[in-house]
RNA sequence: GGGUCGUUAGUGAAGCCCGGUUAUCACGCCUCCCUGUCACGGAGGAGCCCAGGGGUUCAAAUCCCCUACGACCCG
Numbered sequence: 001g002g003g004u005c006g007u008u009a010g011u012g013a014a015g016c017c018c019g020g021u022u023a024u025c026a027c028g029c030c031u032c033c034c035u036g037u038c039a040c041g042g043a044g045g046a047g048c049c050c051a052g053g054g055g056u057u058c059a060a061a062u063c064c065c066c067u068a069c070g071a072c073c074c075g
Stems, first nucleotide, its partner, number of pairs: 001074007010027004020058001029045005051067005
């Protein structure tokens, strides 16, 4: 330098292929209940506008382009 794949709450993933209500789950975090206390268990809650920018569309996490970062392959 060329190619493929990836980037989504604090962490790890799903959702993307095939666009459509307010982005889902586990762990973690906060509050309350339970308990003599902790743990376990129960109830509720906050937190991601989806790596950044642009485009297509009535509508984009999802499709297209560019950029950044990471992994692998080729040279």
This is a predicted structure of a 75-nucleotide RNA (transfer RNA) from a bacterium. Rfam family: tRNA. From the family's description: Transfer RNA (tRNA) molecules are approximately 80 nucleotides in length.